[in-house]
C1' cells in the first nucleotide's frame, strides 16, 4: 500500500429483514448466616469507536476518519 474481519454496560459477548439495545460475569441493595463465602430476590450501569448522509425512524444501510487484529505486497 492492497484486500478482510472487529470496535456495543467495568470484563466477555449477542443483536433476525432498519421499528427507542439485551445475556452472562463483576459491582451496589436485600434476604438467609454468629460472621464470611455460597445460594436467593432485585437495583444500577450504554450519547453502540468519531463525523456526516439517506430515512417518519439507524447497533443495524451508505461515505470519510480513527484503533487493533489477520492476509498479500
Nucleotide at each position: 500500500g492492497c484486500u478482510g474481519g472487529a470496535g456495543u454496560a467495568g470484563c466477555g459477548c449477542a443483536g433476525u429483514c432498519g421499528g427507542u439495545a439485551g445475556c452472562g460475569c463483576a459491582a451496589c441493595u436485600g434476604a438467609u448466616u454468629c460472621g464470611u463465602a455460597a445460594u436467593c430476590a432485585g437495583u444500577a450501569g450504554g450519547u453502540c469507536g468519531g463525523g456526516g448522509g439517506u430515512u417518519c425512524a439507524a447497533g443495524u444501510c451508505c461515505c470519510c476518519c480513527c484503533u487493533c487484529c489477520a492476509g498479500c505486497u